Model confidence (mean pLDDT): 80 of 100.
A computed fold for a 73-nucleotide RNA from Schistocerca gregaria, annotated as transfer RNA.
It matches the Rfam family "tRNA". Rfam classes the family as a transfer RNA.
The RNAcentral record of the sequence draws on Ensembl Metazoa.
RNA sequence: GCACGGCUAGCUCAGUCGGUAGAGCAUGAGACUCUUAUUCACAGGGUCGUGGGUUCGCGCCCUACGCUGUGUG
Numbered sequence: 001g002c003a004c005g006g007c008u009a010g011c012u013c014a015g016u017c018g019g020u021a022g023a024g025c026a027u028g029a030g031a032c033u034c035u036u037a038u039u040c041a042c043a044g045g046g047u048c049g050u051g052g053g054u055u056c057g058c059g060c061c062c063u064a065c066g067c068u069g070u071g072u073g
Stems, first nucleotide, its partner, number of pairs: 001072007010025004019056001027043002030040002049065005
């Protein structure tokens, strides 16, 4: 240089045929317990990498760029 992926909550990852974004862990506070741990139920936490485009409406489609990974010369 070329080809193909990944980027979504603090972390690891889902998100189907475009229709108001979720889980586990972690965190906070509660129940339980003599206390801690375990367990149970609850809450908070997101400009979906950035800009632009298409659309009535994009996490999802198109495009440029950035970061990152794999393969290859």